The RNA shown here (Lysine riboswitch aptamer) has 161 nucleotides and comes from Aerococcus suis. The prediction has a mean pLDDT of 79. Taxonomically the source falls in Aerococcus (Bacteria, Bacillati, Bacilli, Aerococcaceae). The sequence is in RNAcentral, with records from Rfam.

RNA sequence: UUUUGAGAUAGAGGUGCGAAAUAAAUCAGUAAAUACUUGAGCGGGAGCUGUGAGAGUAUUGAAAGGGUAUUUUGCCGAAGAAGGACGUUUGCCAAAGCAACCUUCUGGGCGUAAAUAGAAGAUAUUUACGACUGUCACUACGGUGUUGCGCUAUCCUGAAU
Numbered sequence: 001u002u003u004u005g006a007g008a009u010a011g012a013g014g015u016g017c018g019a020a021a022u023a024a025a026u027c028a029g030u031a032a033a034u035a036c037u038u039g040a041g042c043g044g045g046a047g048c049u050g051u052g053a054g055a056g057u058a059u060u061g062a063a064a065g066g067g068u069a070u071u072u073u074g075c076c077g078a079a080g081a082a083g084g085a086c087g088u089u090u091g092c093c094a095a096a097g098c099a100a101c102c103u104u105c106u107g108g109g110c111g112u113a114a115a116u117a118g119a120a121g122a123u124a125u126u127u128a129c130g131a132c133u134g135u136c137a138c139u140a141c142g143g144u145g146u147u148g149c150g151c152u153a154u155c156c157u158g159a160a161u
Base pairs, nucleotide, nucleotide: 001160002159003158005156007155008154009153010152011151014076016075017074018073019072020071021070022069023068032060033059034058035057036056037055038054041048042047044093045092079106080105081104082103083102084101087098088097089096090095107133108132110130111129112128113127114126115125116124117123134147136145137144138143
């Protein structure tokens, strides 16, 4: 000096990625309760129902999840998705949520379209496309290609000269 290694430490991408708390809105004049009228069905099922199902009118009238803002905090495979398998919660089964583990994919945010979820024209996820941007390599310096177990800096281990 070059190189090796899932090595150690520290960093960069920026409308960067999560978590928690608080506030207001939305959910919704919905669910539910009460009163009156009517009178046999309702529910995916289990079940509930003339001791009133369901529906209508009137009065009262939520909550959870999701999102926004602020603050605090952990970080840069941060995190997310799909599949698997293991638990746990919701009175039970469907069904849904939560925590961790394994495998695979995704550099990042934005926009458009579709699908799924959702009360939702909010939002989230996936796919495709589009421009922008970060890293590295190449370059006719116009750009092109690739992408995170990556890249940069320092140190350490081994090897070569």